[in-house]
Context: one part of a larger RNA
Molecule: small-subunit ribosomal RNA, central domain
Organism: uncultured bacterium
RNA sequence: CUGGGCGUAAAGAGCUUGUAGGCGGUUUGUCGCGUCUAUCGUGAACACUCGCAUCUCAACUGUGAGCGUGCGGUCGAUACGGGCACGCUAGAGUUCUGCAGGGGAGACUGAAAUUCCUGGUGUAGCGGUGAAAUGCGCAUAUAUCAAGAAGAACACCGGUGGCGAGCGCGGGUCUCUGGGCAGUAACUGACGCUGAAAAGCAAAAGCGUGGGUAGCGAACAGGAUUAGAUACCCCGGUAGUCCCACGCCGUAAACGGUGGGUAUUAGAUGUGGUUUUCUCUUCCCCGGGAUCCGUGCCGUAGAUAAAGCAUUUAGUACCCCCCCUGGGGAGUACGGCCGCAAGGCUAAAACUC
Numbered sequence: 001c002u003g004g005g006c007g008u009a010a011a012g013a014g015c016u017u018g019u020a021g022g023c024g025g026u027u028u029g030u031c032g033c034g035u036c037u038a039u040c041g042u043g044a045a046c047a048c049u050c051g052c053a054u055c056u057c058a059a060c061u062g063u064g065a066g067c068g069u070g071c072g073g074u075c076g077a078u079a080c081g082g083g084c085a086c087g088c089u090a091g092a093g094u095u096c097u098g099c100a101g102g103g104g105a106g107a108c109u110g111a112a113a114u115u116c117c118u119g120g121u122g123u124a125g126c127g128g129u130g131a132a133a134u135g136c137g138c139a140u141a142u143a144u145c146a147a148g149a150a151g152a153a154c155a156c157c158g159g160u161g162g163c164g165a166g167c168g169c170g171g172g173u174c175u176c177u178g179g180g181c182a183g184u185a186a187c188u189g190a191c192g193c194u195g196a197a198a199a200g201c202a203a204a205a206g207c208g209u210g211g212g213u214a215g216c217g218a219a220c221a222g223g224a225u226u227a228g229a230u231a232c233c234c235c236g237g238u239a240g241u242c243c244c245a246c247g248c249c250g251u252a253a254a255c256g257g258u259g260g261g262u263a264u265u266a267g268a269u270g271u272g273g274u275u276u277u278c279u280c281u282u283c284c285c286c287g288g289g290a291u292c293c294g295u296g297c298c299g300u301a302g303a304u305a306a307a308g309c310a311u312u313u314a315g316u317a318c319c320c321c322c323c324c325u326g327g328g329g330a331g332u333a334c335g336g337c338c339g340c341a342a343g344g345c346u347a348a349a350a351c352u353c
C1' cells in the first nucleotide's frame, strides 16, 4: 500500500468555529474536460505466451505471430460526473406570532446554619471514640437567651426533570445578552455537509502580583491503633478552597468509555416543551387522542464474540474527518514547539517475551 477495524478486545481528538481539500438537491439548454465507441500513429531489443524450424532428443538457439493493458492524433456518442447559462423549492437560511428553560454577564438583595465577639442565666465538666487520649474548661467552658460581625454555600421545591457545543449551570429581584422549539409559509434560491492546518473555549489541582479567609483542609504537629503505622480514627492546623484586577497553565474515568451529517427500518409505555382536536363547560381547569421537538425505560426485525444495542442504533446505506496494527520498553528518550515553573504537545529505537 491493499485489506480490516475503532462502546467493553489496539483504536473517536475534551468541545466548538472554521481555511484548504473531499462530497453535494432539482428542471431545461449548452460545451464535450472526465467517461465511452471507432480508427490511425507510436508502444526498441531481450524476456514472456503460442506456432514452426534446427543442433540425433531436450535444455539452448533461430524464426513468425501475439503480448506490451500505455501515450498521442482524428471521426463520433452525451446517459452519468464536471464547466457555463436561465430557472425551481422539498435542503439551508431569513421574516412574523408565540413558548419553555439552574444558558451567559453585571448590579442589588434574603433567610437558615457554622464560627467568632459582647452581655445575661447558670456550674463543673465539655468534647471525642470501637474504647480512649491529646484538646477545651473555675481567668467560668459546654448548655441556654439576647444583640452584633464575618465569610462561604444556597435546605424544602428537586425529578433516569430543564438549559448548554463541551467543561458546566440551582436562594431572590432588576438590567444586558446567546441559543433552542412550535406555528406561519411572506422572502432568499443550494447559500449545504464535513473539516487537515489554524483559532477560540475548556472541571479540579497548580503558578505570578496584590486582596480576602467563616467552615473545610494537602503539608506539618500531637493523641491513639499496631509487631511497626511516615496510614485508616481523634484534637489542632499552613497552603489551598472564595472574590476582585491583570494574567498563566491546557490537562481528567473531559465517559454514553459510542466523531459529525443525511436518509431509511415493528411496536409498547413514562416524562418535559409547543400546536391541534374531542369530551365537559359561559370560559378556564382536569381528562382522552393526534402532531413535531427533546429525555427515559422495555422490546421485534437486523446486526453483534457475547453480555448487551435496537427510530436517542452498536440495524440498513452514503459523505467527510480523527485514530488503531502483539505485550513490555513508553506516552518514555532525543530533537522541535509552547510554558514563569510544574509540565504539556509531537514522538522513536536498542533490548526482551
Base pairs, nucleotide, nucleotide: 004324005323008306012321014201015200016199017198021194022193023192025088026087028085029084030083031082033081034080035077036076038074039073040072041071042070048066049065050064051063052062053061091191092188093187094186096183097182098181099180103177104176105175106174107173108172109171110154114150115149116148118146119145120144121143125136126135162169163168206248207247208246209245210244211243215241216240220236222234223233259320260319261318262317263316264315267298269296270295271294272293273292275290276289277288278287302309326353327352328351335346336345337344338343